[in-house]
Small-subunit ribosomal RNA from an uncultured prokaryote, 1546 nucleotides, folded computationally. The coordinates come from a structure-prediction model, not an experiment, and the mean pLDDT is 83. The RNAcentral record of the sequence draws on ENA.
RNA sequence: AGAGUUUGAUCAUGGCUCAGAUUGAACGCUGGCGGCAUGCCUAACACAUGCAAGUCGAACGGUAACAGGAUUAGCUUGCUAAUCGCUGACGAGUGGCGGACGGGUGAGGAAUGCAUAGGGUAACGCGUAGGAAUUUGCCCAGUAGUGGGGGACAACAUGUGGAAACGCAUGCUAAUACCGCAUACGCCCUACGGGGGAAAGCGGGGGAUCUUCGGACCUCUCGCCAUUUGAUUAGCCCAAGUGAGAUUAGCUAGUUGGUGAGGUAAUGGCUCACCAAGGCGACGAUCUCUAGCUGGUUUGAGAGGAUGAUCAGCCACACUGGGACUGAGACACGGCCCAGACUCCUACGGGAGGCAGCAGUGGGGAAUAUUGCACAAUGGGCGAAAGCCUGAUGCAGCCAUGCCGCGUGUGUGAAGAAGGCCUUCGGGUUGUAAAGCACUUUCAGCGAGGAGGAAAGGGGUGUAGUUAAUAGCUGCAUCCUGUGACGUUACUCGCAGAAGAAGCACCGGCUAACUUCGUGCCAGCAGCCGCGGUAAUACGAGGGGUGCAAGCGUUAAUCGGAAUUACUGGGCGUAAAGCGCGCGUAGGUGGUUAGGUAAGUUGGAUGUGAAAGCCCCGGGCUUAACCUGGGAACUGCAUUCAAAACUGCCUAGCUAGAGUACGAUAGAGGGGGGUAGAAUUUCAGGUGUAGCGGUGAAAUGCGUAGAGAUCUGAAGGAAUACCAGUGGCGAAGGCGGCCCCCUGGAUUGAUACUGACACUGAGGCGCGAAGGCGUGGGGAGCAAACGGGAUUAGAUACCCCGGUAGUCCACGCAGUAAACGAUGUCUAUUAGAAGUUUGUGGCUAUAUGCCGUGGGUUUCAAAGCUAACGCAUUAAAUAGACCGCCUGGGGAGUACGGCCGCAAGGUUAAAACUCAAAUGAAUUGACGGGGGCCCGCACAAGCGGUGGAGCAUGUGGUUUAAUUCGAUGCAACGCGAAGAACCUUACCAGGUCUUGACAUCCUGAGAACUUACUAGAGAUAGUUUGGUGCCUUCGGGAACGCAGUGACAGGUGCUGCAUGGCUGUCGUCAGCUCGUGUCGUGAGAUGUUGGGUUAAGUCCCAUAACGAGCGCAACCCUUGUCCUUAGUUGCCAGCGCGUAAUGGCGGGGACUCUAAGGAGACUGCCGGUGAUAAACCGGAGGAAGGUGGGGACGACGUCAAGUCAUCAUGGCCCUUAUGAGUAGGGCUACACACGUGAUACAAUGGGCAGUACAAAGGGUUGCCAACUCGCGAGAGUGAGCGGAUCCCAUAAAGCUGUUCGUAGUCCGGAUUGGAGUCUGCAACUCGACUCCAUGAAGUUGGAAUCGCUAGUAAUCGUGGAUCAGAAUGCCACGGUGAAUACGUUCCCGGGCCUUGUACACACCGCCCGUCACACCAUGGGAGUGGGUUGCAAAAGAAGUAGCUAGACUAACCUUCGGGAGGUCGGUUACCACUUUGUGAUUCAUGACUGGGGUGAAGUCGUAACAAGGUAGCCCUAGGGGAACCUGGGGCUGGAUCACCUCCUUU
Repeated sequence: AGAGUUUGAUCAUGGCUCAGAUUGAACGCUGGCGGCAUGCCUAACACAUGCAAGUCGAACGGUAACAGGAUUAGCUUGCUAAUCGCUGACGAGUGGCGGACGGGUGAGGAAUGCAUAGGGUAACGCGUAGGAAUUUGCCCAGUAGUGGGGGACAACAUGUGGAAACGCAUGCUAAUACCGCAUACGCCCUACGGGGGAAAGCGGGGGAUCUUCGGACCUCUCGCCAUUUGAUUAGCCCAAGUGAGAUUAGCUAGUUGGUGAGGUAAUGGCUCACCAAGGCGACGAUCUCUAGCUGGUUUGAGAGGAUGAUCAGCCACACUGGGACUGAGACACGGCCCAGACUCCUACGGGAGGCAGCAGUGGGGAAUAUUGCACAAUGGGCGAAAGCCUGAUGCAGCCAUGCCGCGUGUGUGAAGAAGGCCUUCGGGUUGUAAAGCACUUUCAGCGAGGAGGAAAGGGGUGUAGUUAAUAGCUGCAUCCUGUGACGUUACUCGCAGAAGAAGCACCGGCUAACUUCGUGCCAGCAGCCGCGGUAAUACGAGGGGUGCAAGCGUUAAUCGGAAUUACUGGGCGUAAAGCGCGCGUAGGUGGUUAGGUAAGUUGGAUGUGAAAGCCCCGGGCUUAACCUGGGAACUGCAUUCAAAACUGCCUAGCUAGAGUACGAUAGAGGGGGGUAGAAUUUCAGGUGUAGCGGUGAAAUGCGUAGAGAUCUGAAGGAAUACCAGUGGCGAAGGCGGCCCCCUGGAUUGAUACUGACACUGAGGCGCGAAGGCGUGGGGAGCAAACGGGAUUAGAUACCCCGGUAGUCCACGCAGUAAACGAUGUCUAUUAGAAGUUUGUGGCUAUAUGCCGUGGGUUUCAAAGCUAACGCAUUAAAUAGACCGCCUGGGGAGUACGGCCGCAAGGUUAAAACUCAAAUGAAUUGACGGGGGCCCGCACAAGCGGUGGAGCAUGUGGUUUAAUUCGAUGCAACGCGAAGAACCUUACCAGGUCUUGACAUCCUGAGAACUUACUAGAGAUAGUUUGGUGCCUUCGGGAACGCAGUGACAGGUGCUGCAUGGCUGUCGUCAGCUCGUGUCGUGAGAUGUUGGGUUAAGUCCCAUAACGAGCGCAACCCUUGUCCUUAGUUGCCAGCGCGUAAUGGCGGGGACUCUAAGGAGACUGCCGGUGAUAAACCGGAGGAAGGUGGGGACGACGUCAAGUCAUCAUGGCCCUUAUGAGUAGGGCUACACACGUGAUACAAUGGGCAGUACAAAGGGUUGCCAACUCGCGAGAGUGAGCGGAUCCCAUAAAGCUGUUCGUAGUCCGGAUUGGAGUCUGCAACUCGACUCCAUGAAGUUGGAAUCGCUAGUAAUCGUGGAUCAGAAUGCCACGGUGAAUACGUUCCCGGGCCUUGUACACACCGCCCGUCACACCAUGGGAGUGGGUUGCAAAAGAAGUAGCUAGACUAACCUUCGGGAGGUCGGUUACCACUUUGUGAUUCAUGACUGGGGUGAAGUCGUAACAAGGUAGCCCUAGGGGAACCUGGGGCUGGAUCACCUCCUUU
């Protein structure tokens, strides 16, 4: 510090996810030791049991218990009993101090609280900073005292009630308990005269003196009283800060203030009476929800964010609610009273209780420990002290909960052991790892030793102080004594032995780490992207590896990354985002000069910012964690001093901003009134006759009752052609004939004036297209709805005929649009060029002129900006001011609530849930019922077919035991198959074999081989005959068959979607790419585009490209002309021979031909066109002319195209069978459908007869002449030929003659019967051919569709491969031999350029809505059930305060009657629980219902994306199963074509 994920790829925007750190954690697997820390986050739920606050006898009366002592009695003389408070002590009680600390918890509470030494004002700002009207037990210090009396009540005793808790009555008694009196420096009150108010003693010691023998008295310590000060504590006030929500906007009657009084420790509406009507709030009052706050903790570079366990400070609470008492302090956790809920006891009358103290229990929960030891230390309470108490605390126990440290050995050791795993079978890896050898002993174990935490306290001695005192007490010094829970402490030493000690997660990318097997979209994984459908590095397991390590992973949570709320540090033309537009309030901001001030600002100082923590430097535990000393820091606040540049404020000026006055100018600016002509329609009349109208084509409609057409007249409404223009005006919406009236704004010119008067603008106010609504008019045309006609599968549409609201006017409402420049307003700055509109100045050549200067508007373009597109002085550049808005997509601009509206609806505006994307710009393709150019038997023009018939053949389907398998749009279907009777053969049913029909190796015996017979359908089995081979170093070996053994063979079994090879197709289409350079952020582009041209990316020219490669062409074969060479088996002109005739013969190479080599054709020549080029057109010559004809040859790639059944091959599967042999059957089936063919339907023909002319092939298991036989297929016999020699082998159509005469025929030949021939072991299933007989359909073929452009189509025959036999198929050959092409509008396919795109599996694409089904969350809903709360009432426990006719009453006073005072009772006020009524709000639930989301897939259509087939979209209204359609207005975020205008270059 980044990474993954949207796309075919790219850049951007934008979300989601990951890597890091952290935790009071939990869960899974695992677990050796120690140190230090932490440990109910949930039910402030309920609690059994024990403990957590007592102490003081030196305050008091005392003596229940214990111990000692004394006395008495009994006796067994050491026991028992009794008595005595005498002593140590002490239960209960009176009294004092402490139970307000310590300990726990975080429910409540959104302002409590935190925090003070002294006045006022204002502001900043996030952390605190200040204030005045008080209190303070114990403690410190000071001053003054401590005199003299009195009356009770507990305990106790007696009696008595009650189950108990607990009382009641009478009697006795003490005090540091209680009450008077005296005194009063200071204190309190005061009218300044005065008045008021206190105390307590206990203990130690003691020389005199006194004594009632208790003491008095003296002295000391500790107490007591009054008062002052300090310290500490506590209470109060205030500024600002301290969560969320505006779908909470108004709140408040003790409310705000005053006067007076009461109350309090103290200020104060704290309370009351009266008076005034205030107070708070957009700088967020009130209300609702949530929450203990802070130091800090965690994260982060920081700024920030999140958090508030442990430790520390503060607050609040103590079962729930209320209340006071006591006290220095409480409205009191282990106190009291009352009410309530709950639990327990009960004799049913009544009582008791409060773990949010420490342990512990139940419950809740994912989850959190021992009913431990000790007061030894630290601290606290009481006490003079010893001491007692202390679940505070110190320790121990449990838990890997966290942090830190240590260990689980070290060295050596290659035969690279065994085993495991993988393997290309060679090996590799685990791996120096192990074993082995040599060592060590931390930790754990056993044994022994052994600090520190201990200071105190007590005793002795010495000394000092106090004192009359050498006593006592206190201080100091010293000696002795003496206290440890932890504790088997830490630590040290010894012993033995490698001995007791390693797991967890991960290994597709992010992200370090790979292989095998299993599984087969199953099981499963997953943080995101995504894996799994038979070769999974992604699931599970093994091996191996990587990471961390006594832990490792997962889950949850926080921050980070996230600049993804942007202060630091983001944006708003098109990605989310500029309010429709203006005016303007608060607010924010503000020109220039000078002076003042000091709020902001800057600096210094002071105070504070607790400690701990973080950081730095040290120290202590062996180290570290941890502990500890010091420092720094705590970025802050307050006070104070200073500065005066900037901002603010005050004062005085200026004129550049802004405004005013004056003169002009342009304009569809607005409102009102009038008026004009053209056109449509209607009405009336005339002329006139049969149609009009409408459409792609029609129909509905109108018309003989006279339409339409035409002429005349009239009525009425609406809108203003041409001018007209990226022209004008207006803030926007918007505004268009002409004239008049009223009126707003702008610009310009020259001067004068005001003097910052300015900019923006939350709320607010106004304007605001179309549609819509209300009332009243109006209504020509147009036209939602509606009616009809078409179209269509349907057509609630597009098209047509009609047609109502509406459109128009007046007055109101409404308040929205793609209200758009998708661009807020204002100001300034920053190259230019050109047009247009409207002012104004100058010049002289007076013009359609030139040069300037302002305001608008349009286009292009530099810098700059931008993701790109683009913007560019009218900014989207550079800066400033202010406002509005955005934060992933969907849900949703929706629900609920509020406000507005007559309604429609508008405005404000969520959440649950769901997805990993959604989006912008640009790129390459593909596609378009987009465009341009071009080509092709693509269409057209022609010729002939197919589709109809019967037949052949292939396929589908069906059938079957099997009908083997494959091929399936073009590019499967006379295809694999160039040939299924057996074989082939892979299929079926039988019958057989198991190292096998075939290969290699080993062993044994044997030559191999062969004859015959038997059984069987055969395979096979049995018997049997003949035969002894070849080489040899004589050991044996090679070949061959047999038997045995196991390694193995074998498979036309599966996967062509694991593959190689081969092939088809686009397509013989002209394309496909690369290097370097250049352009672009990039994908990519350029080159390869453009102008011409070509069959061609063929060539030329232009050109940021220059070159190159694979393709094209050429080179190859064949054919067409000629030449040379050669001349048999071919040829025969000339010369001979010979024949009836024939190259038959001698000869010949001339010709034909054969087959080898050459020549030839190249736009080479001429003319024209063209840019002078490339090239094209025409011509000449030539056998051939513009690639002469044909073939072979097939670029990069596409189709997971075809083939595992040609072959090869990975993997899987079978192994007495899915292998092998055998005989038979099947592949040949047959209601049907399709493809491809052959034959026909006839006269351009059929039959018959005669007659002519090929080419190319094949032939020894062969072709077979001639001859004979047969009607024929053929048979018999047999010459020649391994071929230019012989044979197949007659070519046919043609030509000549004749017959048939338009018929189901003398056409056609299927089918069937009979008889045969041939091949072959064998023609039944199931061959071909022949003869005789039979003589079906069919009379030219619907929709549709195929081939062909010249030696082609058509037509005619011939040959070959395969093959025993079996072509109408296939391949090849020649004969005869046409027609047509105007042309490229259309169909199909293709190429190039361009354009649009929401497609990229690429239009066979994508995609919308209703409906049906399942699930999920949510809104409404008659209501129902809870919570909280407002208002109005009722009620009134305990308590406090006030009042009091009743009852009672120790201290004081008294005139002795009583009084004062007090207690109880009664009553009034306040008030908790509780009750009622009525509202508000929130949660849950609810028959039914609304839309939404998701889902493998279903139904109906096809709305959108291309001009998406009616361009789309926005607002609005109506309509419709649904997407949607239609009307009105608007937008371009519409394709295409045409026109106009403008600009740039030359």